[in-house]
The prediction has a mean pLDDT of 76. The RNA shown here (Fluoride riboswitch aptamer (crcB RNA motif)) has 63 nucleotides and comes from an Actinomycetes bacterium.
RNA sequence: UUAAAUACAGGCGAUGAAGCUCGCCUUCAAGCGCCCCGUGGGGCUAAUGGCUUCUGUAGUCUG
Numbered sequence: 001u002u003a004a005a006u007a008c009a010g011g012c013g014a015u016g017a018a019g020c021u022c023g024c025c026u027u028c029a030a031g032c033g034c035c036c037c038g039u040g041g042g043g044c045u046a047a048u049g050g051c052u053u054c055u056g057u058a059g060u061c062u063g
Stems, first nucleotide, its partner, number of pairs: 009026005016054006033044005
């Protein structure tokens, strides 16, 4: 330096961070939203896979 095996684990779940939890994947992987038009353009929802908190954004009310 290369290859293999084992162990520890790591990564992902349509827009940020942390904790908990669930599911999936083992690196040629899990994952990369919806609608119309039809391959190129237009429109729409959502900061979560789920819960809680913070931050950002939007609306309403009060001081």
It matches the Rfam family "Fluoride riboswitch aptamer (crcB RNA motif)". Its family is annotated with response to fluoride and positive regulation of gene expression in the Gene Ontology.